[in-house]
Molecule: transfer RNA
Organism: Candidatus Hodgkinia cicadicola
RNA sequence: AGGCUUGUAGUUUAGCGGCAAAACGCGCGCCCGAUAAGCGCGAAUCCAACAGUUCGAAUCUGUUCAGGCCUA
Numbered sequence: 001a002g003g004c005u006u007g008u009a010g011u012u013u014a015g016c017g018g019c020a021a022a023a024c025g026c027g028c029g030c031c032c033g034a035u036a037a038g039c040g041c042g043a044a045u046c047c048a049a050c051a052g053u054u055c056g057a058a059u060c061u062g063u064u065c066a067g068g069c070c071u072a
Stems, first nucleotide, its partner, number of pairs: 001071007010024004018055001026042005048064005
């Protein structure tokens, strides 16, 4: 320098054009003599940034940024 790939909640991930989800963690409650476990409820500014396509984009396209891999 060129190519490929990944970027979603505190962490790990699902979601392949129409409502953004799960597990763990966190908070409150129930249960218990008290814990742990279990059960219920809840919060979280969550789609790397900017632009484009579209009635509609986390999802498609372009550029940039960051991580990883390959080639030279």